Background: Glycine riboswitch aptamer from a soil metagenome, 91 nucleotides, folded computationally. The sequence is in RNAcentral, with records from MGnify. The model forms 90% of the base pairs in the Rfam consensus. Its Rfam family is "Glycine riboswitch aptamer". Rfam links the family to the GO term glycine biosynthetic process.

[in-house]
RNA sequence: CCGCAGGAGAGGCCGCGCCCCUGGCCCGAACAGGGAAGCGCGGCGCCGAAGGAGCAACCGCCCCGGAAACUCUCAGGCAAACGGACUGCGG
Numbered sequence: 001c002c003g004c005a006g007g008a009g010a011g012g013c014c015g016c017g018c019c020c021c022u023g024g025c026c027c028g029a030a031c032a033g034g035g036a037a038g039c040g041c042g043g044c045g046c047c048g049a050a051g052g053a054g055c056a057a058c059c060g061c062c063c064c065g066g067a068a069a070c071u072c073u074c075a076g077g078c079a080a081a082c083g084g085a086c087u088g089c090g091g
Stems, first nucleotide, its partner, number of pairs: 001091006011044001013043006019035005045078003051074001052072003058066002
């Protein structure tokens, strides 16, 4: 590095728009009511185990350098799926 298996945490929150359904109408628009594990934008809350940054026990004679699952939360994430540090087995 490749294959297989396992693999945690935290919202299925709120608003607006899109979209769909219903009502009324001859029809449409507008309007009213409603809908969804959807998409976009925004808001608040939260999580740490992609990546990133910080502290430094420790490694190192010193310098240079390396260095956590701790801290931060920029990034990422908060149903499932995907992803996923890391672990086991095989190559």